[in-house]
Order: sequence, then structure tokens, then C1' cells
RNA sequence: AGCGGAGUAGAGCAGUUGGUAGCUCGCCGGCCUCAUAAGCCGGAGGUCACUGGUUCGAGUCCAGUCUCCGCCA
Repeated sequence: AGCGGAGUAGAGCAGUUGGUAGCUCGCCGGCCUCAUAAGCCGGAGGUCACUGGUUCGAGUCCAGUCUCCGCCA
């Protein structure tokens, strides 16, 4: 070179029929407590790896590129 899988919030991951980007943990604020933890409520945080294409509309479909993991010799 060849084949397969993965890339989505700080971390781990969903999103499968193309139609508002979500869950858990973490972070910030509040409530509770003498105080901390636990618990409850709220909030911030995203170029969906990159470039292009199809479409009224793309995380999702198509093409190319990059990175990581695996298979084969």
C1' cells in the first nucleotide's frame, strides 16, 4: 500500500428514519447544614476531526484528506 472500526462539551458516551445537538460525571451559582459531604434546584461550556458535494434542510448521505485502534503478509 490493502481491509475494518473510531473521531460529537473538560472526561466517558448517545444521537440508526436527514428535521431544535443530548445523557452521566466534572465545573460555576443557589437551597439545605454549626460546617463539610450527600441531597435538591438552576447555569455556563459544542467550528459534531478537516475540506468540498447532494438537499428546502446534514452529526447523520456522497467524495477526498488527517489522526488513533485493530486485521492481513

Description: Predicted 3D model of a 73-nucleotide RNA (transfer RNA) from uncultured Gemmatimonas sp. NCBI's taxonomy places the organism under Bacteria, Pseudomonadati, Gemmatimonadota, Gemmatimonadales, Gemmatimonas. Rfam family: tRNA.